The part of an RNA shown here (small-subunit ribosomal RNA, central domain) has 348 nucleotides and comes from an uncultured bacterium. It matches the Rfam family "Bacterial small subunit ribosomal RNA". Its family is annotated with ribosome and structural constituent of ribosome in the Gene Ontology.
[in-house]
Context: one part of a larger RNA
RNA sequence: CUGGGCGUAAAGCGCGCGUAGGCGGCGCUCUUUGUCAGAGGUGAAAUCCCGAGGCUCAACUUCGGAAUUGCCUUUGAAACGGGAGUGCUUGAGUCCGAGAGAGGAUGGCGGAAUUCCUAGUGUAGAGGUGAAAUUCGUAGAUAUUAGGAAGAACACCGGUGGCGAAGGCGGCCAUCUGGCUCGGUACUGACGCUCAGGCGCGAAAGCGUGGGGAGCAAACAGGAUUAGAUACCCUGGUAGUCCACGCCGUAAACUAUGAGUGCUAGUUGUUGGGGGGUUAACCCCUCAGUGACGUAGCUAACGCGUUAAGCACUCCGCCUGGGGAGUACGGUCGCAAGAUUAAAACUC
Numbered sequence: 001c002u003g004g005g006c007g008u009a010a011a012g013c014g015c016g017c018g019u020a021g022g023c024g025g026c027g028c029u030c031u032u033u034g035u036c037a038g039a040g041g042u043g044a045a046a047u048c049c050c051g052a053g054g055c056u057c058a059a060c061u062u063c064g065g066a067a068u069u070g071c072c073u074u075u076g077a078a079a080c081g082g083g084a085g086u087g088c089u090u091g092a093g094u095c096c097g098a099g100a101g102a103g104g105a106u107g108g109c110g111g112a113a114u115u116c117c118u119a120g121u122g123u124a125g126a127g128g129u130g131a132a133a134u135u136c137g138u139a140g141a142u143a144u145u146a147g148g149a150a151g152a153a154c155a156c157c158g159g160u161g162g163c164g165a166a167g168g169c170g171g172c173c174a175u176c177u178g179g180c181u182c183g184g185u186a187c188u189g190a191c192g193c194u195c196a197g198g199c200g201c202g203a204a205a206g207c208g209u210g211g212g213g214a215g216c217a218a219a220c221a222g223g224a225u226u227a228g229a230u231a232c233c234c235u236g237g238u239a240g241u242c243c244a245c246g247c248c249g250u251a252a253a254c255u256a257u258g259a260g261u262g263c264u265a266g267u268u269g270u271u272g273g274g275g276g277g278u279u280a281a282c283c284c285c286u287c288a289g290u291g292a293c294g295u296a297g298c299u300a301a302c303g304c305g306u307u308a309a310g311c312a313c314u315c316c317g318c319c320u321g322g323g324g325a326g327u328a329c330g331g332u333c334g335c336a337a338g339a340u341u342a343a344a345a346c347u348c
Base pairs, nucleotide, nucleotide: 004319005318006317007302008301012316014201015200016199017198021194022193023192025088026087027086028085029084030083031082033081034080035077036076037075038074039073040072041071042070049065050064051063052062053061054060091191092188093187094186095184096183097182098181099180103177104176105175106174107173108172109171110154114150115149116148117147118146119145120144121143125136126135162169163168206247207246208245209244210243211242215241216240220236221235222234223233258315259314260313261312262311263310266293267292268291269290270289271288272287273286274285275284276283277282297304298303321348322347323346330341331340332339333338
């Protein structure tokens, strides 16, 4: 390479947009480039294969055939792929009318809680734990009342509920803005799918500059525990957590399940629409999502099962024994931390 695979054994890029490329709906006409058929030429000999013959046999060798799967020329075919033209509406998109939503960005507002400050009441404890101590408190703490300040997060509603490509998104209001669904069937007429490179987005932590800092809290300090305790528990506490701008580019970035299309039993819950029947509730049909169970089928089993891991097709990514190693070297990127690409010796 072939073959076989990728939920859990090695293996789906974290996610999207999209270039080249690959693949591509229905009907008609033309073409004959691929394709198919016939004929001719060529495809040296030896070798290989088959059948005969010659050395006593064999090796060896002689003759004949086949093969040389290819290329060229020519005559045809027109189903399929390609190309050209023309038409269609089911794929795709547009339009019109509705609808749901923590989708995104910016600005403003709100209440509860926490801590701190001021003042009042009040007196000896408070706090913390398995038990304690460190700690706070007669310079008046804890508790309680009133007022003020600050920062961060938004209880209940809240839900295998919703939205988003993923990361992710949750108080309320306004402005700007992306996507989706349903109904109508007016319009375009294959405009599609996938996507190597490329570009963008991307939790947390971390980095740079400047702000901010209530609570929490790596590091650190102390108190305990213990044989020890660089921990678990307690009292403190700095980066950080928050904001703006710029980097980083990784995660069990998980459904450990790439994207698209079609086909293949059902039952039940729920979200958002539409239609119909009884119209208080309810029932039936249907579209889009989100769960549970389950038929056929699949699977090594577990399990999956119209949201497939079933049956098929198209395109991309990836795997090839364990360790060495996601390491070294080199390249690219980064301020750094490091990321990415990615071996070998050796060893079992």